[in-house]
Context: one part of a larger RNA
């Protein structure tokens, strides 16, 4: 060194399964509801099928009849309007009985006796005679027609039982009966059911917070530039705080002066600018853009040469011209404000106005133009007008573009050393300790990134088998000692070799008990499931407690719950040939 048997499973991120966890899809299914839009489906009216009598209540039309009291006044004057005479033997005045009404005074009908008269005109009243005649009001009774709703009854539709029959029709009969039933329309309810939506951004995701537009810084002297970077603001206001003409100087100090003071108003200086400009910030600005007066709507209409900024939408600046105007003597200024925020596309609908368009024509509906109104569409380039959740019963597509294990980076945290030496140690900083600072190694904590790895690198603990490092638990050798000896403390050096048994609890771990010279600390995918185990944690079933209307959930507690793989290759380990 080549080949072989026979084992063993460290390792081929081993084999099997296009991860079941997580996220990500304007993905999908079942479940929930006070999501959203529907519907079976119920419950009430109405309507058809559906007729007939009675009886109430109530409303209108007609017709008769009655009915009307403030004070004055013969008196119970409804109102107008004509009216001087009606009414009466076809029975007036009075008188008795009866109904009816009443404001308790009275009013009207009807009979009965009776047997000749009675009431107007005429004075008092805002207004004359129930003296008469018309009309018509207010209340009431009555009839007559129509209507509303209510009760109630009928029977002849309809139902539905008996007989005949065939569990059928027809037919008698009895029952309930215009109800039930059924059809149509509207309202109400309507997770029983069905389609669905249920934002993004994010140092994984969830929970928090943000999401448009302004000013600063970041921003690396043009412009412009990201973070869930540091700071603040805005969703307006002002008919004057807008024009335009003239005019004026601020805040702070210092001195004087009644009450009065650090500071109130007054005067007399200094003060380029620090005030003040409606609002946040930055620029601006006193040779006004601040601070006043007087006049006023240019906070105009139709334009717009050229330019800036921007992917587009769109945003922004603008001299000049017409036109009729403001202020100013003019010259000129004015198309709002020192400037930069004060916002919202299309559609769809309103409202005013227009010389356009009108379906054979006229018009008229509708529309177009121009003017304006109507969105915390604030998820502010705005999917609908109109939408929440659960899934551990889950599924599909994907990703190591993105999380939990391991691992790499880092080492803030943690575990260790060093250097300083304030102080303790009776004196004395370093026998043994060391405030506040400082520098390192190492990579066993917790973390931060999110780089292999989601067509799979199985996760804690224990058995089994181990192996390495020394910051060493004993055992060996020193040096210091606040080392008398003994027994320690504390440093150096050392990894030969060892470093137990039990109890509780899935447990690492910790407590207890009993030995021992001593029961070290780590690394090894927190070594080791193709070596075992499977108590825990981490499917699917159950139950408690909490949350939630609920479906369900819960680094909360509870019982129970499939651990595959006959070794190709490299290691390794015993043996054989050449």
């Nucleotide at each position: 060194c080549c080949c072989g048997c026979a084992g063993u499973u460290a390792g081929a991120c081993g084999g099997a399964a296009a991860g079941a966890c997580c996220c990500c899809g304007u993905g999908a299914a079942c479940c929930u509801u006070a999501a959203c839009u529907g519907u079976a489906g119920g419950a009430u009216a109405g309507u058809a099928u559906u007729g007939g009598g009675u009886u109430u209540a109530g409303g209108c039309c007609c017709g008769a009849c009655a009915u009307g009291c403030g004070u004055a006044g013969c008196g119970u004057a409804g109102c107008u309007g004509g009216g001087a005479c009606a009414c009466u033997g076809u029975g007036a005045a009075g008188g008795g009985a009866g109904c009816g009404u009443u404001u308790c005074g009275g009013c009207g009908c009807u009979u009965c006796c009776g047997g000749a008269g009675u009431g107007g005109c005429c004075g008092a009243u805002g207004a004359a005679a129930c003296a008469c005649c018309a009309g018509c009001c207010u209340u009431g009774u009555c009839g007559u027609g129509c209507u509303u709703g209510a009760a109630u009854u009928c029977u002849a539709a309809c139902u539905c039982g008996u007989g005949u029959c065939a569990c059928a029709a027809c037919c008698a009969c009895g029952u309930g009966g215009a109800c039930a039933g059924u059809u149509c329309u509207a309202u109400c309810u309507g997770g029983g059911c069905a389609g669905u939506u249920u934002g993004a951004u994010u140092g994984g995701g969830g929970c928090g917070a943000u999401c448009u537009c302004c000013u600063c810084c970041u921003a690396a002297a043009a412009g412009g530039u990201a973070a869930c970077g540091g700071a603040g603001g805005a969703g307006u206001g002002c008919a004057a705080a807008g024009g335009u003409a003239c005019c004026c100087u601020c805040a702070g100090c210092c001195c004087g002066g009644u009450u009065g003071g650090c500071a109130a108003u007054c005067g007399g200086g200094c003060a380029g600018c620090g005030a003040g400009c409606g609002u946040a910030a930055a620029c601006g600005u006193a040779g006004a853009a601040g601070g006043g007066u007087g006049c006023u709507u240019g906070a105009c209409u139709g334009c717009g040469a050229g330019a800036c900024c921007g992917a587009u939408a769109g945003g922004u600046c603008g001299a000049g011209c017409a036109g009729g105007g403001a202020c100013g003597a003019a010259a000129g200024u004015c198309g709002g404000c020192g400037u930069u925020a004060g916002u919202g596309a299309u559609c769809c609908g309103g409202u005013g106005g227009u010389c356009c368009u009108g379906a054979a024509u006229g018009g008229a509906a509708a529309g177009g133009c121009c003017a304006u109104c109507g969105c915390u569409c604030a998820a502010c380039a705005g999917a609908u007008a109109a939408a929440a959740g659960g899934u551990a019963c889950u599924c599909c597509g994907g990703g190591g573009a993105u999380a939990a294990c391991a691992g790499g980076c880092u080492u803030a945290u943690g575990a260790c050393u060093c250097c300083u030496g304030a102080g303790c140690g009776u004196u004395c900083a370093u026998a043994g300790c060391g405030g506040c600072g400082a520098g390192g190694a190492g990579g066993u904590u917790u973390g931060g990134c999110a780089c292999c790895u989601c067509g799979a690198u199985g996760u804690c603990g224990g058995c089994u088998c181990a192996u390495c490092a020394c910051a060493u638990c004993c055992u060996g050798g020193g040096g210091g000692u606040g080392g008398a000896g003994a027994a320690g403390c504390u440093c150096c050096c050392a990894a030969g070799g060892g470093u137990u048994c039990g109890g509780c609890u899935g447990u690492u771990c910790g407590c207890c008990g009993a030995u021992g010279a001593a029961a070290g600390u780590g690394g090894u995918a927190c070594g080791u499931g193709a070596g075992c185990u499977g108590g825990g944690u981490u499917u699917a079933g159950a139950c408690c407690g909490u949350c939630g209307u609920g479906a369900g959930a819960c680094a909360g507690g509870u019982c129970g719950g499939u651990c595959c793989c006959u070794a190709u290759c490299u290691g390794c380990u015993g043996u054989g040939g050449g």

Large-subunit ribosomal RNA, domain V from a Pyrinomonadaceae bacterium, 578 nucleotides, folded computationally. The organism belongs to Pyrinomonadaceae, within Bacteria. Rfam family: Bacterial large subunit ribosomal RNA. Its family is annotated with structural constituent of ribosome and ribosome in the Gene Ontology. The prediction has a mean pLDDT of 84.